Predicted 3D model of an 83-nucleotide RNA (c-di-GMP-I riboswitch aptamer) from Dethiosulfatibacter aminovorans DSM 17477.
RNA sequence: UUCCGACAAAGGCAAACUUACUGAAAGGUAAGGACGCAAAGCUACAGGUCUAAGGAAUUUUCUAUGACGGUUGAGCUACCGAA
Numbered sequence: 001u002u003c004c005g006a007c008a009a010a011g012g013c014a015a016a017c018u019u020a021c022u023g024a025a026a027g028g029u030a031a032g033g034a035c036g037c038a039a040a041g042c043u044a045c046a047g048g049u050c051u052a053a054g055g056a057a058u059u060u061u062c063u064a065u066g067a068c069g070g071u072u073g074a075g076c077u078a079c080c081g082a083a
Base pairs, nucleotide, nucleotide: 004081005080012037013036017032018031019030020029021028022027035070041076042075043074045073046072047071048068049067050066054063055062056061057060
């Protein structure tokens, strides 16, 4: 120094679930709460997934202009430091 990552130190994030608010829904925000996480920091750029108000078909389908970064890749940035 890193494409590496300790039974190290310091700190960080916070799944399920609950409550409130919000949204057509998916979901989001806040508080509580910890299953986990070395990028579980940021960006919907490419896949993927979810929803389908509106629109289209016309009777249950299609569609993102709505979402998900704790789904993979990509880009950008970052704490500590043994082997």
The organism belongs to Dethiosulfatibacter aminovorans, within Bacteria.